[in-house]
RNA sequence: UUAUCAAGAGUGACUGAGGGACAGGCCCUAUGAAGUCCGGCAACCUGAGGAGCUGCGAAAGCGGUUCAUUAAGGUGCUAAUUCCUGCAGGUACAUGCGACCUGAGAGAUGA
Numbered sequence: 001u002u003a004u005c006a007a008g009a010g011u012g013a014c015u016g017a018g019g020g021a022c023a024g025g026c027c028c029u030a031u032g033a034a035g036u037c038c039g040g041c042a043a044c045c046u047g048a049g050g051a052g053c054u055g056c057g058a059a060a061g062c063g064g065u066u067c068a069u070u071a072a073g074g075u076g077c078u079a080a081u082u083c084c085u086g087c088a089g090g091u092a093c094a095u096g097c098g099a100c101c102u103g104a105g106a107g108a109u110g111a
Base pairs, nucleotide, nucleotide: 001111002110003109004108005107010038012037013036014035018028019027020026022086023085024084025083039078040077041076044074045073046072047070048069050067051066052065053064054063055062056061082106087103088102089101090100091099
């Protein structure tokens, strides 16, 4: 810089108090948090084989690209929509609280 973030994933082992980025909420947690291992999910990148289109070439062949597949390798993820809100605009209600919608910001992950 760019793409995605409403789906999906454990009655396992070890170990033992915290965790959900930040703030405010609201939650999870000894019927065991975080962490490690194993398992699982997904398919972003690589690889492999397939189909379509296409460039170069006399041909053999060498490339590019798209689509679906696979899941071997590299990451990632595995409570709650990125748990909700945090800034701006809008909608309905007489107004407020609050609700809903859109976008931004922040954050996460990949390349």
A computed fold for a 111-nucleotide RNA from a sheep gut metagenome, annotated as SAM riboswitch aptamer (S box leader). The RNAcentral record of the sequence draws on MGnify. The coordinates come from a structure-prediction model, not an experiment, and the mean pLDDT is 82.